FMN riboswitch aptamer (RFN element), 122 nucleotides, folded computationally.
The sequence was found by an Rfam model in a public genome assembly.
Model confidence (mean pLDDT): 84 of 100.
[in-house]
RNA sequence: AUGAAUCUUCGGGGCAGGGUGCAAUUCCCUACCGGCAGUCACAGUCUGCGAGCGCUUAUACGAGCGCCGAAGGGGUGUAAUUCCCCUACCGACGGUUAUAGUCCGGAUGAGAGAAGAUGAAU
Numbered sequence: 001a002u003g004a005a006u007c008u009u010c011g012g013g014g015c016a017g018g019g020u021g022c023a024a025u026u027c028c029c030u031a032c033c034g035g036c037a038g039u040c041a042c043a044g045u046c047u048g049c050g051a052g053c054g055c056u057u058a059u060a061c062g063a064g065c066g067c068c069g070a071a072g073g074g075g076u077g078u079a080a081u082u083c084c085c086c087u088a089c090c091g092a093c094g095g096u097u098a099u100a101g102u103c104c105g106g107a108u109g110a111g112a113g114a115a116g117a118u119g120a121a122u
């Protein structure tokens, strides 16, 4: 220096203002938010992953399979679907006096992964 393996910690944000109504942070106007890694230079909308949903397996853990949202135009530049400008668009499941990306719940959960400790071996 590389680094098997073990362990620890961390690891998702957002309805302010107004309207209608018996009732809505759920509808309407308007506001606000954006997990992880990658990518010649920074990404909610590119690629992949996680999450979520369904099925199978043997109760669970775990494993396997499937499904899984959304962007165009212009500019700068060696380089950007990532930056800047304009205009758009997207957002699980269950619950609810009334339809939820933003409220409550599963969840003091899980998790891509990030940081660190020990460290076989070379």
Stems, first nucleotide, its partner, number of pairs: 001122002005118006017029003031102002033091002035049004044089002052067006071087005093105003